This is a predicted structure of a 112-nucleotide RNA (SAM riboswitch aptamer (S box leader)) from Saliterribacillus persicus. The sequence was found by an Rfam model in a public genome assembly. NCBI's taxonomy places the organism under Bacteria, Bacilli, Caryophanales, Bacillaceae, Saliterribacillus. Model confidence (mean pLDDT): 83 of 100.
RNA sequence: UUCUUAUCAAGAGAGACGGAGGGAUUUGGCCCUGUGAUGUCUCAGCAACCAUCCUAAUUAGAGGAACGGUGCUAAUUCCAAUAGGCAAUUAAUUUUGCUUAAGAGAUAAGAA
Repeated sequence: UUCUUAUCAAGAGAGACGGAGGGAUUUGGCCCUGUGAUGUCUCAGCAACCAUCCUAAUUAGAGGAACGGUGCUAAUUCCAAUAGGCAAUUAAUUUUGCUUAAGAGAUAAGAA
């Protein structure tokens, strides 16, 4: 880097450094940001994917713990974009809301 599978409405912030944009990409919207963001480091925390341990149990699977490997700690993956369905609306193929699927992305585990 590619493929497969699973999850993505919940949860969890302080300090130091640094000094301008940032929220993956493009467009639009909406937000965050010199009251110092994004980022990096330290510590803390959340979660429970993998590993480990405990409980009952024949397996499958279930519940629990949280010392290890990752991950995460503004906003649903911030929202929309493609196709369909439903409801209301419009002169309309218009507009709005809800919803399903796809696409893109993120994370984990496995494989090449």